[in-house]
Predicted 3D model of an 84-nucleotide RNA (transfer RNA) from a bacterium. Its Rfam family is "tRNA". Gene Ontology term of the family: triplet codon-amino acid adaptor activity. A reference for the family is Hou (1993), "The tertiary structure of tRNA and the development of the genetic code", Trends Biochem Sci.
RNA sequence: GCCCGGGUGGCGAAACUGGCAGACGCAGCAGACUUAAGAUCUGCCGCCCUUACAGGCGUGCCGGUUCGAUUCCGGCCCCGGGCA
Numbered sequence: 001g002c003c004c005g006g007g008u009g010g011c012g013a014a015a016c017u018g019g020c021a022g023a024c025g026c027a028g029c030a031g032a033c034u035u036a037a038g039a040u041c042u043g044c045c046g047c048c049c050u051u052a053c054a055g056g057c058g059u060g061c062c063g064g065u066u067c068g069a070u071u072c073c074g075g076c077c078c079c080g081g082g083c084a
Stems, first nucleotide, its partner, number of pairs: 001083007010026003019067001028044005046057003060076005
C1' cells in the first nucleotide's frame, strides 16, 4: 500500500430487509423482605436544560441521500485479521 471484519450506556451485547435507539445481561442506586447481611422481588440507572414537569441532543468523527439513517453512500480515525 491493497482486501476483509469490527467501533452502539460504566461493561458485555441486540436492533434481519431504513420506521419508537439503547432490548437482554452484568455492575451501580433506591425500596420491600431480614435482627442485620446475602439471596429474592420491584423501580431507577447516557448527556444538556429545568425547582420540577416539559423539551433538546446522543450509535467512532465529518459530510451526503431520505419525510425518516445504528442501518444506505463518500471521506477520515482507531482496533483485529489476511496479502504483498